[in-house]
The part of an RNA shown here (large-subunit ribosomal RNA, domain IV) has 326 nucleotides and comes from Mesoplasma chauliocola ATCC 49578.

Context: one part of a larger RNA
RNA sequence: CUGUAGCUAAGGAACUCUGCAAAAUAACUCCGUAACUUCGGAAGAAGGAGUGCUCAACUAUGUUGAGCCGCAGUGAAGAGGGAGGGGCAACUGUUUAGCAAAAACACAGCUCUCUGCUAAGUCGUAAGACGAAGUAUAGGGGGUGACGCCUGCCCAGUGCCGGAAGGUUAAGAGGAGAAGUCAGCGCAAGCGAAGCUUCGAAUUGAAGCCCCGGUGAACGGCGGCCGUAACUAUAACGGUCCUAAGGUAGCGAAAUUCCUUGUCAGGUAAGUUCUGACCCGCACGAAAGGCGUAAUGAUCCCUUCGCUGUCUCGGCUGCAGACUCG
Numbered sequence: 001c002u003g004u005a006g007c008u009a010a011g012g013a014a015c016u017c018u019g020c021a022a023a024a025u026a027a028c029u030c031c032g033u034a035a036c037u038u039c040g041g042a043a044g045a046a047g048g049a050g051u052g053c054u055c056a057a058c059u060a061u062g063u064u065g066a067g068c069c070g071c072a073g074u075g076a077a078g079a080g081g082g083a084g085g086g087g088c089a090a091c092u093g094u095u096u097a098g099c100a101a102a103a104a105c106a107c108a109g110c111u112c113u114c115u116g117c118u119a120a121g122u123c124g125u126a127a128g129a130c131g132a133a134g135u136a137u138a139g140g141g142g143g144u145g146a147c148g149c150c151u152g153c154c155c156a157g158u159g160c161c162g163g164a165a166g167g168u169u170a171a172g173a174g175g176a177g178a179a180g181u182c183a184g185c186g187c188a189a190g191c192g193a194a195g196c197u198u199c200g201a202a203u204u205g206a207a208g209c210c211c212c213g214g215u216g217a218a219c220g221g222c223g224g225c226c227g228u229a230a231c232u233a234u235a236a237c238g239g240u241c242c243u244a245a246g247g248u249a250g251c252g253a254a255a256u257u258c259c260u261u262g263u264c265a266g267g268u269a270a271g272u273u274c275u276g277a278c279c280c281g282c283a284c285g286a287a288a289g290g291c292g293u294a295a296u297g298a299u300c301c302c303u304u305c306g307c308u309g310u311c312u313c314g315g316c317u318g319c320a321g322a323c324u325c326g
Base pairs, nucleotide, nucleotide: 001321002320003319004318005317006316007315008314010312011311014310019307027051028050029049030048031047036041038146052068053067054066055065056064057063058062069073081305082304083303084302085301086300087299088297089296093105094104109144110143111142112141113140114139115138121130122129123128147292148291149290150289152222153221154220157219158218159215160214161213162212163211166210167209168208172204173203177199178198179197180196181195184191185190223241224240225239226238227237250284251281262278263277264276265275266274
């Protein structure tokens, strides 16, 4: 010096991306315990006190009393740190075997849709099987994701569902007509029946598409410019263009805000983080759900008490190495 284990004056997070790591807390009995809440919880909240041994009595694994020892009695070891605020996800669960455990997945609940039973759907060329020895309170698929309050407008495009009057439309049916061949006719040029063969018009001909409606917890979408109030500013108001319709409630510098460390307030001596507001939302927004929410979380962010070698800033020690000699 390296690793590992331990101690450390005074200070106590000044360390650092971050209290990472370490320290601290710790068992049992008793006292005591807030906001909030879905009344279950939160809660071991928080915060305090006791704990050994001997003897006696009693309602006797305990209680009460008397006494004894130590620096120290859960005498060693093992055994929650706590509090406040916020984001996300309701929760217990699941996951990248070997860099990610989460806010991702799942989840009960909600909703749309298909399916009447030889069900729909799935596997298989098929036989057959699953679905199910089930039967719409069932089964399949999609979305959302406890609970509470809610879930606005647009059906023009795309999809799906319904409609059948008209337009278009396949094979098929149909067979006008045309061609080849050849008996026959003709001096020749040529004409040319039947048959066979090859083309083939009109007409007829379903679904689909066009068309007409419906449908958003279907795919999706949800404007611009100009002016206006007796300070200024702003614009409840008006005009105009476009659209299928122009974003409602709620929330908002947000896991979303570029400008941006926005502005104001709080906390600090000092705060790009944090909390509360404002709204100018570059580019939130209502089941790709919106906004809340007790409880829960090896989750993420901020603050704080306790505690400490994280640090000021080092020092000392045990063990194992490195190193020297053998």